[in-house]
Predicted 3D model of a 490-nucleotide part of an RNA (small-subunit ribosomal RNA, 5' domain) from a Candidatus Microgenomates bacterium. Its Rfam family is "Bacterial small subunit ribosomal RNA". RNAcentral holds the full RNA, with entries from ENA. The prediction has a mean pLDDT of 82.
Context: one part of a larger RNA
RNA sequence: GGAUGAAUGCUGGCGGCGUGCCUUAGGUAUGCAAGUCGAACGGGUUUGGCGCAAGCCAAAUCAGUGGCAGACGGCUGAGUAACGCGUAGGAACAUGCCCCGAGGAGAGGUAUAGCUCGUCGAAAGACGGGGUAAUCCCUCAUGGUCUCCUCCGAUUUAAUCGGGGGAGUAAAGGGCUUAACUUCCCACCUCGGGAGUGGCCUGCGUCCUAUCAGGCAGUUGGUGAGGUAAUAGCUCACCAAACCUAUGACGGGUAGGGGGUGUGAGAGCACGACCCCCCAGAAUGGAACUGAGAUACGGUCCAUACACCUACGGGUGGCAGCAACCGGGAAUAUUGCGCAAUGGGCGAAAGCCUGACGCAGCGACGCCGCGUGAGGGAUGAAGGCCUUCGGGUUGUAAACCUCUUUUAUUCCGACGUAUGUCGGGAUGAAUAAGCACCUGCUAACUACGUGCCAGAAGCCUCGGUAAUACGUAGGGUGCAAGCAUUAUCC
Numbered sequence: 001g002g003a004u005g006a007a008u009g010c011u012g013g014c015g016g017c018g019u020g021c022c023u024u025a026g027g028u029a030u031g032c033a034a035g036u037c038g039a040a041c042g043g044g045u046u047u048g049g050c051g052c053a054a055g056c057c058a059a060a061u062c063a064g065u066g067g068c069a070g071a072c073g074g075c076u077g078a079g080u081a082a083c084g085c086g087u088a089g090g091a092a093c094a095u096g097c098c099c100c101g102a103g104g105a106g107a108g109g110u111a112u113a114g115c116u117c118g119u120c121g122a123a124a125g126a127c128g129g130g131g132u133a134a135u136c137c138c139u140c141a142u143g144g145u146c147u148c149c150u151c152c153g154a155u156u157u158a159a160u161c162g163g164g165g166g167a168g169u170a171a172a173g174g175g176c177u178u179a180a181c182u183u184c185c186c187a188c189c190u191c192g193g194g195a196g197u198g199g200c201c202u203g204c205g206u207c208c209u210a211u212c213a214g215g216c217a218g219u220u221g222g223u224g225a226g227g228u229a230a231u232a233g234c235u236c237a238c239c240a241a242a243c244c245u246a247u248g249a250c251g252g253g254u255a256g257g258g259g260g261u262g263u264g265a266g267a268g269c270a271c272g273a274c275c276c277c278c279c280a281g282a283a284u285g286g287a288a289c290u291g292a293g294a295u296a297c298g299g300u301c302c303a304u305a306c307a308c309c310u311a312c313g314g315g316u317g318g319c320a321g322c323a324a325c326c327g328g329g330a331a332u333a334u335u336g337c338g339c340a341a342u343g344g345g346c347g348a349a350a351g352c353c354u355g356a357c358g359c360a361g362c363g364a365c366g367c368c369g370c371g372u373g374a375g376g377g378a379u380g381a382a383g384g385c386c387u388u389c390g391g392g393u394u395g396u397a398a399a400c401c402u403c404u405u406u407u408a409u410u411c412c413g414a415c416g417u418a419u420g421u422c423g424g425g426a427u428g429a430a431u432a433a434g435c436a437c438c439u440g441c442u443a444a445c446u447a448c449g450u451g452c453c454a455g456a457a458g459c460c461u462c463g464g465u466a467a468u469a470c471g472u473a474g475g476g477u478g479c480a481a482g483c484a485u486u487a488u489c490c
Base pairs, nucleotide, nucleotide: 001490002489003488004487006486007485008484009483010482013370014369015368016367017366018365019363020362021328026326027325028324030323031322032321035068036067037066040065041064043062044061045060046059047058048057049056050055075281076280077279084206085205086204087203088202089201090200093198094197095196098194099193100192101191102190103189104188106140107139108138109137115130116129117128118127119126120125146168147167148166149165150164151163152162153161154160155159173186174185175184207253208252209251214244215243219241220240221239222238223237224236225235226234256278257277258276259275260271261270262269263268283304284303285302286301287300306317307316308315309314334360336359337358338357342356343354344353345352346351373403374402375401376400383394384393385392386391408427409426410425411424412423413422414421415420434479435478436477437476438475440459441458445474446473447472448471449470455462456461
């Protein structure tokens, strides 16, 4: 000199774009943050219409069954020195929704929630009887394909390919229209391919420490078996005794990694806020279920700690989502508005949901831009300060004259979910300057006060009666809606 997610002191007019718990991965009142589909299904309630009635039809609404989505999006960085990340490759894999191609969708069955009846419980909730629907579940058929077994043939063993035989394995309907069907639309099943995504393996790179030198028994390899979507000690039985290590194993400390960011001429050094990619976590520890995908933040189960409710028998909860509160701290914001835009979920669609997101609010926290007026104006007014008492300086500065209106206040119009934005008009120089420094380094000097006191100070130092170094004033210098200090990095 530059930089910062900064803080502190003094000061503070406006706008744009950003940015804002770095500390206790401490604890949380309250509200919201993941639903949707009636064009899969049967009901309850209410209303209306038709009907003598039984009942039928329509609409609204409610929970339930079923489907898809809750594995995305959002947050945090505790753990992790690791195939975690980065980069370059690899083979033994999976893939809902989407796209392309080929083929198919025949026949039947009984169960259950809701409902109803009853029982237990303070509640949360649970249990029993009856009965019901489906794109729920199950059985049979068909079987190109796929899986397994077997036989033959080809290539070099493995493995692959071709052919024959055997066994096993699918499906669901809904809507528009119609007198009805067909067609059509959306779904469904099987196989092949694609796109994108994900799992696995490997080379290389990836902080400090030797006052850590030996470490390791599923440990290293093999055979066989199990297991996985898939390779593999991934797991198990048996056999062998290997394997890693001074090119630093093992241990200890620290730490999410990268794109990048700061600085620097570069090499390098330091860092990893915001934004993007990857990883990891969801009170702590453990476990699986469902599913294409989770070992699942706002799902389940168990244990633990904490908190809340209780009729004391028993239950309930998880803000490292958005706001907000307490606490901690030098320190970090609103319990705001909206789905209008972008994106996501569901739906045929209308649409519903969306604290993602878009906006607004607060903070000079940062960067950038603008303003606090412009031109003229000397008898160089008054006042202040200094003085050798002549004067000098503040100083064209002010007053005064002329002009302009960014900003400010206000009126009208257009657009916009709203705040508002844009355009036009009116008023009036009006509403708007501070902070640090002035011995040298270092731009800027005098007076008074003080008298090694009070104080200053980044370093050398200054102050003990003429202090340009302390305090005040006048003047000056620098930067400016900021200035200065502190902390940290280069």